[in-house]
RNA sequence: AUAAAAAGAGGGUACAACUGGAGAAAUCCAGUGCCACAAAGCUAUAGGGGCUAAUGAUUGGAUGCGUUCAUCGAUGCCAGCCAGCUGCCAUU
Repeated sequence: AUAAAAAGAGGGUACAACUGGAGAAAUCCAGUGCCACAAAGCUAUAGGGGCUAAUGAUUGGAUGCGUUCAUCGAUGCCAGCCAGCUGCCAUU
């Protein structure tokens, strides 16, 4: 230096739920919380996958019109889904 496995110290993150806030929503932020996590650190246009559907689209359905419903659709999101990148202490 590389690899592997188990244990430890000091710490770190924070699921569900609840409260407040932002947002059309997904989701995010703050607080409480503590399901779990050895990368639950970083990366979301240039890997895959997933969520939402405001604006928009449809010789679309309903309706006298306003309007409403359905479908499509990221330019909005998710890394605590896989992935990529980086990385601390310590023992054999």